[in-house]
This is a predicted structure of a 73-nucleotide RNA (transfer RNA) from Auraticoccus cholistanensis. Rfam family: tRNA. It was read from a public genome assembly.
RNA sequence: GCCCUCGUAGCUCAGGGGAUAGAGCAACCGCCUCCUAAGCGGUUGGUCCCAGGUUCGAAUCCUGGCGAGGGCG
Numbered sequence: 001g002c003c004c005u006c007g008u009a010g011c012u013c014a015g016g017g018g019a020u021a022g023a024g025c026a027a028c029c030g031c032c033u034c035c036u037a038a039g040c041g042g043u044u045g046g047u048c049c050c051a052g053g054u055u056c057g058a059a060u061c062c063u064g065g066c067g068a069g070g071g072c073g
Stems, first nucleotide, its partner, number of pairs: 001072007010025004018056001027043005049065005
C1' cells in the first nucleotide's frame, strides 16, 4: 500500500429498512434474612464511532473518514 471482518448501555453481545432500540452481567432501590451472600421484583443507563448520500422512512443499504482485529505484498 491492497483486501476482509468488526464498531449498538459501564462490560459481553442481539437486532440486517417501519413500535418508544433490546438481553445478560454490573450499578441503584425494594422483598427475603438475625446479618451478609444467594434468590426474587423493580428502576436508571444509548448523539446505535463520525460526516455525507439513497429512501416516504436508516442502527440496518451506499460512499468517505476514524478506530480495532485479521490476511496479502